[in-house]
Molecule: Bacterial RNase P class A
Organism: Deltaproteobacteria bacterium
C1' cells in the first nucleotide's frame, strides 16, 4: 500500500404536532412510564407447557452415526481425530460396516472383480522380392490405447521379452514398545506381496423416539330435537384407554357402521417474570459452568407501536473551488423486513458504515 481469511457491532438520528395500545395513578380536564427482529421469516430440529386415566414389553416405522466435552435437549455448540481445497492465514466433509449377504458400475474398451489380450514386445520353426516382410506355434502384461476407475506406486536390478521375478524407499498385513481419556499417532521387528468403488444403493452395527397440539387447554353463559330410520352386536366382554400391528393391564353396558334432518361457535381465561437480560469475580483451550449485585424491556384480539414537517448523518452521481487530499452547491438514494404461547439452534435475506486480530505479495528503513 494492495489482496485475502476470521469474529464482532450497529442497522439512521434529533426535535415539534397530531395519532394508536398496555400498565399505574387522577382533582376524570387528564399525567406519567413502556411499547417489533438479528432474523420476528422457513416451520427444518429440539424442548418447556397442556391434554389422552398410568405410558408397561415387542414388532414395524422414524432419527442419529470419528472421539471427548457443553446443554434442559437436539439432526446444535466447542476442542480435538482422520480426510480433501488453498502458498498461508483458514475453509469444507456425503467421517460407523464392503471378509454376513443381496444389488449396481451405462457407453468405451481385450478387459470392470478374484476380469483380461485391441496395438505391441519375445522365442522356436517355415516361406520370401532379405537394413526387412508374412505364417503357424509358444511366453508376456513392464510400455500404448480406452475409461471416473484397470488386480499395488515409484526407481534399480533381471529377463529371450517381461513379471514382486529380486531389491531398497512407500503403501498393505501381523505381533509388540511408547504417548494420548479416546478417535488416533509415533517407532521396531516380520511378512505374503493382494483383500476395486457405490451403503446420501437395499442391508448390518450402536445408539435415541408413546401420541397431539396455544385452532393445546380451562371457567362461564347460551341455545337446539340429549332428533328420526336401517343393519350389526351385547356380561360366552362388544366398546374404549387418539400414529399402525400384537401381548399386558385398566375402564366397561349399551355400543359400532351408514342416511336423513336440526342447534350453537359468544364471554374470561391461558398471555408473559422467565432453561430472562446486564455487570463483576472465579474455573475451563474453549462451548459453558458456578457465585454475587442490578433491571423488568410488547402482549394486539382482524390484529396497537403510526403519520407529516424541520434540520442533520452515511452512500452514489453531476459540477466548480483547490490539488496528498479536502472543501462548497445541485440531484437521488438510504436494506432484510411486522410480534401472536414462550424458549435453545440451524437455514435463508440483507443497502451502509464501525471495530479488533491474523495471512500472502510489493516498496522503504
Nucleotide at each position: 500500500g494492495g489482496g485475502a481469511g476470521u469474529g464482532g457491532g450497529c442497522g439512521c438520528a434529533u426535535g415539534a404536532u397530531c395519532g394508536c395500545u398496555g400498565g399505574c395513578c387522577g382533582u376524570c380536564c387528564g399525567g406519567c412510564c413502556a411499547g417489533a427482529g438479528g432474523a420476528a421469516a422457513g416451520u427444518c430440529c429440539g424442548a418447556a407447557c397442556u391434554c389422552c386415566g398410568c405410558a408397561g414389553g415387542g414388532c414395524a416405522a422414524g432419527g442419529u452415526g470419528g472421539u471427548u466435552c457443553g446443554u434442559a435437549a437436539c439432526c446444535c455448540g466447542a476442542a480435538c481425530u482422520g480426510g480433501g481445497g488453498g502458498c498461508a492465514a483458514c475453509c469444507c466433509c456425503g467421517a460407523g460396516g464392503a471378509a454376513a449377504g443381496u444389488g449396481c458400475c451405462a457407453c468405451a474398451g481385450a478387459a470392470a472383480a478374484c476380469a483380461g489380450a485391441c496395438c505391441g514386445c519375445c522365442c522356436c520353426g517355415g516361406c520370401c522380392u532379405u537394413u526387412g516382410g508374412c505364417c503357424u506355434g509358444g511366453g508376456u502384461a513392464a510400455g500404448g490405447g480406452u475409461g471416473a476407475a484397470a488386480c499395488g506406486g515409484c526407481g534399480a536390478g533381471g529377463u529371450a521379452a517381461g513379471a514382486g521375478c529380486u531389491c531398497a524407499c512407500c503403501g498393505c498385513c501381523u505381533g509388540c514398545c511408547g504417548g494420548g481419556u479416546g478417535a488416533c499417532c509415533g517407532g521396531c521387528a516380520g511378512g505374503g506381496c493382494a483383500c476395486g468403488g457405490c451403503a446420501a444403493a437395499c442391508c448390518c452395527c450402536a445408539c435415541c423416539u408413546g401420541g397431539a397440539g396455544c385452532a393445546a387447554a380451562a371457567u362461564c353463559a347460551a341455545a337446539u330435537a340429549g332428533g328420526g330410520a336401517a343393519a350389526c352386536a351385547c356380561u360366552u366382554g362388544a366398546g374404549g384407554a387418539c400414529g399402525g400391528c400384537c401381548c399386558g393391564u385398566c375402564c366397561g353396558a349399551c355400543g359400532u357402521u351408514u342416511c336423513c334432518g336440526g342447534g350453537u361457535a359468544g364471554a374470561u381465561c391461558g398471555c408473559a417474570a422467565g432453561a430472562g437480560g446486564g455487570g463483576c469475580c472465579a474455573g475451563g483451550c474453549g462451548a459453558c459452568u458456578g457465585g454475587c449485585c442490578u433491571c423488568c424491556c410488547a402482549g394486539a384480539g382482524a390484529a396497537a407501536u403510526g403519520a407529516u414537517c424541520a434540520u442533520g448523518g452515511c452512500c452514489c452521481c453531476g459540477c466548480c473551488c483547490c490539488u496528498c487530499g479536502g472543501g462548497a452547491c445541485g440531484g437521488g438514494g438510504u436494506a432484510c423486513a411486522g410480534a401472536a404461547u414462550u424458549c435453545g439452534g440451524c437455514u435463508u435475506a440483507c443497502a451502509a458504515c464501525c471495530c479488533a486480530c491474523u495471512c500472502c505479495c510489493c516498496c522503504u528503513g